[in-house]
A computed fold for a 478-nucleotide part of an RNA from Cucumis umbellatus, annotated as small-subunit ribosomal RNA, 3' major domain. RNAcentral holds the full RNA, with entries from SILVA. Its mean pLDDT, the model's own confidence on a scale to 100, is 82. The organism belongs to Cucumis, within Eukaryota. Its Rfam family is "Bacterial small subunit ribosomal RNA". Its family is annotated with ribosome and structural constituent of ribosome in the Gene Ontology.
Context: one part of a larger RNA
């Protein structure tokens, strides 16, 4: 000096209380174990694996099976020999390949040959998603956005080590004040960065506004920068100002003014360090291993198997509803190999057509809950609920059997608010509720990631739970 206590004092956290709402029960997506399998490729395992790598496995991907093939390979470069190269027909063949025939000669030139490109030979390498994350780097998680972690140089101590960084009072904060053998510095706090909420200033096309023509629509013509937006620049909030209070300090409380009040909200940023935490299959690397195979291609299967156990979602058990119909209001994204309006044709998925729009113009695009003293249901396994099934069809794609999605009609299962247990959240938050998007032909998206609409309850308090900070006391321990 540290770790450690079911010692102690002080203190913060949706930690718990107080309250909303899940999950644990059904089914059904989806991961994960175990079984099973020729193969069900593989990593990752307490919080910090398990809708995770994977922002999308039908082939392909893919790394696993089998089966058919290649051995200087698919990929890189160097040697040496030969056609340029493409091409078009034809045999085998699941397919990769392997066979045969045919037609043909550019380009640049010093007229030797050279580029570029197929091939075929030697041989040194190629290749490896084989093996070690406990040999590495990078990168990320985690305690944790928690207030810490350190230094030089003085002092003190025989040293290990102290001191500073303790103590008083205060903060979200080692944040600031004040005292003191310290006086000072760094890394982190904070703030500087992005959004977002008031003003102003400029700057108006595709946006907004107004007047006209049109039939009032759909547009189109002229004008106007007021306003809304839009994006560039500036302003604003810093305990500045008043009372209170407290130690004449920091700082706390209440007020004024303000669109905002005390960090305004939100995101980005994560100290020195722990877990020989994760990654060798993003990349890169050391060393091992392999080389007619653990490399390279193809075809087909498999990752999608199914007594079980289990994480994480979605959909519900209904009247605060459910069902037909009418009618409203958004924000943010994307489109040219791409979005598709109008018209049509179909009950519907969708099918023909193909106008506009490289987009504040034009297109997805219909916004859902919501609302109407509308209609039916009147409390049931029901007009809840929607799984499974059968059957008729779209559609993407070389292909939809394993094993895509979406629709029509038929079927109509468990399920009547959840056992012990646990999980999230303090304000435009929860909990409802729709819309976009990346990936991507298509998708098994109920997922991820963003966007707005509606809009609550409670926080007495710190006694216990559960986790961190600090002083302090006591040692089985290093």
């Nucleotide at each position: 000096u540290g770790a450690u206590a079911g010692g102690g004092g002080c203190c913060c956290a949706c930690a718990c209380a107080a309250g909303c709402g899940g999950u644990g029960g059904a089914g059904c997506a989806u991961g994960u174990g175990g079984u099973u399998u020729a193969a069900u490729u593989u990593g990752a395992u307490g919080c910090a694996a398990a809708g995770c790598g994977a922002a999308g496995a039908a082939c392909c991907u893919u790394a696993c099976u089998a089966a058919g093939g290649c051995u200087u390979g698919a990929c890189a470069a160097g040697c040496c020999g030969u056609g340029a190269a493409u091409c078009c027909u034809u045999u085998u063949g699941a397919a990769a390949g392997a066979g045969a025939g045919g037609g043909g000669u550019g380009c640049c030139u010093u007229u030797g040959g050279g580029a570029a490109u197929g091939u075929g030979g030697a041989c040194a390498c190629a290749a490896g998603u084989g093996g070690u994350g406990c040999a590495u780097g990078g990168c990320u998680a985690u305690c944790g956005u928690c207030a810490g972690c350190u230094c030089g140089u003085g002092c003190c101590g025989u040293a290990a080590g102290g001191u500073g960084u303790u103590g008083g009072a205060g903060u979200a904060a080692g944040u600031c004040c004040c005292u003191c053998a310290a006086a000072g510095a760094g890394c982190g706090c904070a703030a500087c960065c992005c959004u977002c909420a008031u003003g102003u200033u400029u700057a108006g096309u595709u946006g907004c506004c107004a007047a006209u023509c049109g039939u009032u629509g759909a547009g189109g013509u002229u004008g106007a920068a007021a306003c809304c937006c839009u994006g560039a620049g500036c302003a604003g909030a810093c305990u500045g100002c008043c009372g209170g209070u407290g130690a004449u300090a920091a700082g706390c409380u209440a007020g004024a003014g303000g669109a905002a009040g005390g960090u305004a909200a939100g995101g980005a940023u994560g100290a020195c360090g722990u877990c020989a935490a994760g990654u060798u299959a993003u990349c890169a690397u050391g060393c091992c291993c392999c080389u007619u195979a653990u490399g390279c291609c193809c075809u087909a299967g498999g990752c999608a198997a199914c007594a079980c156990a289990u994480g994480u979602g979605c959909u519900u058990u209904a009247a605060u509803g459910g069902c037909c119909g009418g009618g409203a209001c958004a924000a943010a994204g994307g489109g040219u190999c791409g979005u598709g309006a109008u018209c049509u044709c179909g009950c519907a998925a969708g099918g023909g057509u193909g106008a506009g729009c490289u987009a504040a113009c034009u297109c997805c695009a219909a916004a859902a809950a919501c609302c109407c003293u509308g209609u039916c249901c009147u409390c049931a396994g029901u007009u809840c609920g929607g799984a499974u099934u059968g059957u008729a069809g779209g559609u993407u794609g070389c292909a939809a059997c394993u094993u895509g999605c979406c629709u029509g009609c038929a079927u109509g299962a468990a399920g009547u608010c959840u056992g012990a247990a646990u999980c999230g959240c303090u304000a435009g938050u929860a909990a409802u509720u729709u819309u976009c998007g990346g990936u991507c032909a298509g998708c098994c998206a109920u997922a991820c990631a963003a966007u707005g609409a509606u809009g609550a309850a409670u926080u007495u308090g710190u006694u216990c739970u559960u986790g961190g900070g600090u002083c302090u006391u006591g040692u089985a321990c290093a």